[in-house]
RNA sequence: GGGUGAGGUAGAGGCGCAGCAUUUAACAGUUCGUAGAGGAGUGCGAGGAAACGAUGAUCCUAUGAAGAAGGAAAUGCUGCCGAAGUCGAUAGUAACCUCAUUAUUAUCGGCUGGGUCUGCAGUGAAAAAUUGCAGAACUGUCUCAAUAGGCUUUCCCGGUUUAUUGAGUUGUGCUAUCUCAUUU
Numbered sequence: 001g002g003g004u005g006a007g008g009u010a011g012a013g014g015c016g017c018a019g020c021a022u023u024u025a026a027c028a029g030u031u032c033g034u035a036g037a038g039g040a041g042u043g044c045g046a047g048g049a050a051a052c053g054a055u056g057a058u059c060c061u062a063u064g065a066a067g068a069a070g071g072a073a074a075u076g077c078u079g080c081c082g083a084a085g086u087c088g089a090u091a092g093u094a095a096c097c098u099c100a101u102u103a104u105u106a107u108c109g110g111c112u113g114g115g116u117c118u119g120c121a122g123u124g125a126a127a128a129a130u131u132g133c134a135g136a137a138c139u140g141u142c143u144c145a146a147u148a149g150g151c152u153u154u155c156c157c158g159g160u161u162u163a164u165u166g167a168g169u170u171g172u173g174c175u176a177u178c179u180c181a182u183u184u
Base pairs, nucleotide, nucleotide: 001184002183003182004181005180006179007178008177009176010175011174014081016080017079018078019077020076021075022074023073024072030066031065032064033063034062035061036060041052042051045099046098047097048096084112085111086110087109088108089107090106091105092104093103094102095101113139114138116136117135118134119133120132121131122130123129140170142168143167144166145165146164147163148162149161150160151159152158
């Protein structure tokens, strides 16, 4: 000087990921008022309970008002590059009680390098968005091969580096660097 293993630190990919705030547009569902119709039960999916109902409930039609979760677009800020997302199991919490369901928290395990588009299925009010599966091209990293240029050498071979093309893999990866151990 080179190599290998373990641990640490700092970085890169790009309409990159996640969160928060403001503004804008539209909307499911809900509450209240008025009028009509109707006539006994209603009561979140099932069973019950509170509560409401002949002073006419639930349901239906028309109209008016309130307000509207969640999602979308733009702008700004913050944290970052397994960023993050998703699936399964277990345990807990919340929604009147039980079951179911939904949301959420924690632990363990699996999958996905990244964004875009298309198809099918699901969630959803939805033509918004999103999830899963499959496919298509694009893109990043590394590896291999070929070509060309640069550096090294008087020159050649060789080595190294950059670019292009083709192929292959993928994050527990890649680049740089530090420490320890080991090898040459």
The prediction has a mean pLDDT of 76. A computed fold for a 184-nucleotide RNA from a Clostridiaceae bacterium, annotated as Lysine riboswitch aptamer. The model forms 98% of the base pairs in the Rfam consensus. The sequence was found by an Rfam model in a public genome assembly. Rfam family: Lysine riboswitch aptamer. From the family's description: Riboswitches are metabolite binding domains within certain messenger RNAs that serve as precision sensors for their corresponding targets. Taxonomically the source falls in Clostridiaceae (Bacteria, Bacillota, Clostridia, Eubacteriales).